[in-house]
About this RNA
This is a predicted structure of a 73-nucleotide RNA (transfer RNA) from Anaerolinea sp. The organism belongs to Anaerolinea, within Bacteria. Its mean pLDDT, the model's own confidence on a scale to 100, is 83.

RNA sequence: GGGCGCGUAGCUCAGCUGGGAGAGCGCUACAAUCGCACUGUAGAGGUCGAGGGUUCGAAUCCCUCCGCGUCCA
Numbered sequence: 001g002g003g004c005g006c007g008u009a010g011c012u013c014a015g016c017u018g019g020g021a022g023a024g025c026g027c028u029a030c031a032a033u034c035g036c037a038c039u040g041u042a043g044a045g046g047u048c049g050a051g052g053g054u055u056c057g058a059a060u061c062c063c064u065c066c067g068c069g070u071c072c073a
Base pairs, nucleotide, nucleotide: 001072002071003070004069005068006067007066010025011024012023013022019056027043028042029041030040031039049065050064051063052062053061
């Protein structure tokens, strides 16, 4: 330098054919316990990597860029 893949909550990751942004773990509160752990209930937590385009509408489609991984040279 080129090919391919990935980037979504603190972490690991879903998200189907463009229309609700989610799960597990973690965190907070409450319940339960003498207390802790486990468990249950509720809750907080998001620039969907960035910018632009298409569209009534974009995490999702297109373009450019950035970062990471991998292969080739």